[in-house]
RNA sequence: GGAGAGAUGGCCGAGUGGACGAAGGCGCGCGACUCGAAAUCGCGUAUUCCGAAAGGAAUCGGGGGUUCAAAUCCCUCUCUCUCCGCCA
Numbered sequence: 001g002g003a004g005a006g007a008u009g010g011c012c013g014a015g016u017g018g019a020c021g022a023a024g025g026c027g028c029g030c031g032a033c034u035c036g037a038a039a040u041c042g043c044g045u046a047u048u049c050c051g052a053a054a055g056g057a058a059u060c061g062g063g064g065g066u067u068c069a070a071a072u073c074c075c076u077c078u079c080u081c082u083c084c085g086c087c088a
Base pairs, nucleotide, nucleotide: 001084002083003082004081005080006079007078010026011025012024018068027045028044029043030042031041032040046059047058048057049056050055061077062076063075064074065073
C1' cells in the first nucleotide's frame, strides 16, 4: 500500500429500522440454605446530569446525515484485529 472484519455496561457478549439503554454469561451487592463456608438458588446491579422523592433527560468509539423513529442504514474521522503485498 491492497482486501476484509470489528469498536455495545466493571469484563465478555447477543442485538430484523420500532419490543431496547440493551438478551445471556462472568464479576459484584443483598438474601435463602449451612454450625460456618464453598457449591446451589432468589432478587438486584451501565454511566452522567436534573430532582427532596417519585421520576425524568442524555449517552452504544468521535462527529455529521437519512428517517415519524437509528446501537442497527449512509458519510467522515480515530482506534483494534486478520489476510495479502513491499522493505529489511